[in-house]
The RNA shown here (Bacterial RNase P class A) has 329 nucleotides and comes from Ottowia sp.
The organism belongs to Ottowia, within Bacteria.
Rfam family: Bacterial RNase P class A. From the family's description: Ribonuclease P (RNase P) is a ubiquitous endoribonuclease, found in archaea, bacteria and eukarya as well as chloroplasts and mitochondria. The family's RNA type in Rfam is ribozyme.
RNA sequence: GAAGCCCGCCAGACCGCCGCUGGUGCAAGUUGGGAAACCACGCACUGGAGGAACGUCCGGACUGCACAGGGCAGCGCAGGAGCUAACGGCUCUCCACCGUGAGGUGAGGAUCAGAGCAACAGAGACGAGCCUAUUAAGUUAGGGUGAAACGGGCAAUCUCUGCGCGCAGCAACACCAAGUAGGCCAGCGUUGACUUGACCCGAGGAGCUGGCGGGUAGGUGGCACCGAGCCGGGUGGGCGACCCCCGGCCCAGAUUGAUGGCGGUCACGUUGUGGGCCUCGCAAGAGGUUCCCGACGCACAGAAUCCGGCGUAUCGGCGGGCUUCACAU
Numbered sequence: 001g002a003a004g005c006c007c008g009c010c011a012g013a014c015c016g017c018c019g020c021u022g023g024u025g026c027a028a029g030u031u032g033g034g035a036a037a038c039c040a041c042g043c044a045c046u047g048g049a050g051g052a053a054c055g056u057c058c059g060g061a062c063u064g065c066a067c068a069g070g071g072c073a074g075c076g077c078a079g080g081a082g083c084u085a086a087c088g089g090c091u092c093u094c095c096a097c098c099g100u101g102a103g104g105u106g107a108g109g110a111u112c113a114g115a116g117c118a119a120c121a122g123a124g125a126c127g128a129g130c131c132u133a134u135u136a137a138g139u140u141a142g143g144g145u146g147a148a149a150c151g152g153g154c155a156a157u158c159u160c161u162g163c164g165c166g167c168a169g170c171a172a173c174a175c176c177a178a179g180u181a182g183g184c185c186a187g188c189g190u191u192g193a194c195u196u197g198a199c200c201c202g203a204g205g206a207g208c209u210g211g212c213g214g215g216u217a218g219g220u221g222g223c224a225c226c227g228a229g230c231c232g233g234g235u236g237g238g239c240g241a242c243c244c245c246c247g248g249c250c251c252a253g254a255u256u257g258a259u260g261g262c263g264g265u266c267a268c269g270u271u272g273u274g275g276g277c278c279u280c281g282c283a284a285g286a287g288g289u290u291c292c293c294g295a296c297g298c299a300c301a302g303a304a305u306c307c308g309g310c311g312u313a314u315c316g317g318c319g320g321g322c323u324u325c326a327c328a329u
Base pairs, nucleotide, nucleotide: 001325002324003323004322005321006320007319008318009317010316012266013265014264015263016262017261018260020048021047022046023045024044025043026042029041031040032039033038050300054311055310057309058308059307060306061305062169063168064167065166074165075164076163077162078161079093080092081091082090083089094108095106096105097104098103109160110159114158115157116154117153131143132142173221174220175219176218183212184211185210186209187208188207194204195203196202229249230248231247232246233245234244236243237242268297269296270295271294272293274292275291276289277288278287279286280285
């Protein structure tokens, strides 16, 4: 210098104006919406997307139902040892394969329990025996085909072994709570309740009144979390995943579904029959550029009960460790 391998990080910055949304404090009501439950409205301060918030593929927390215990069925996992709340995840390691290498990949339990399967070639392919060579006999001797020929392979076919799993999911679930219809209870009612009507007559007439519980629309909680929490440090332990100790912090959260819009400056990338400069060239011109100007661009994508993983998408940039080759010393 070239080509690679493995990790880690960033995901434009700042300012101004206008908005949206959570929290806290103060303040308001004879306020607004609503039957109610409950919600909304002002000012100040303050918080407000991601490494994948995504796919919803695994594992848990949480909740309801079921449940003495065990088993069958079903589903899943599979070298060994560990990590973890748990896992199909991760770590170390053995083995196999790929790569010159750094490294990468692995669907790596069992084929004397049973069943099934094997292209082409070959007489014969899982059933045993049979083709050829030598006259006959015989043969698990020789030859030929093939990956494989009474000896094996495939479990990425069923199966067996070991281990794990009760089922459903925040539209879970809990609470509050109209009207109508329906249910139950009590009282009254054909000796006329009730309706019509101010009242009486009259007319109609079998229900009327009150209560209860469940529950729909609706509302609140669950739900924004003192937590498998985040950040920093450790001459703490461990090869490592990870664990331990110390200090600090409280860090989005709706269902009207917020996290945005506009302008400016700077940065970055691409680009220009654009300038300037440099190199080569007599020249025409060619090439370069950490300078100026202009234009365009700035990825993938956006929380919705929460957490740990995996998988997938991603313009571009930065840092670290290592390998191979070439050259120079």
The coordinates come from a structure-prediction model, not an experiment, and the mean pLDDT is 75. The sequence is in RNAcentral, with records from ENA.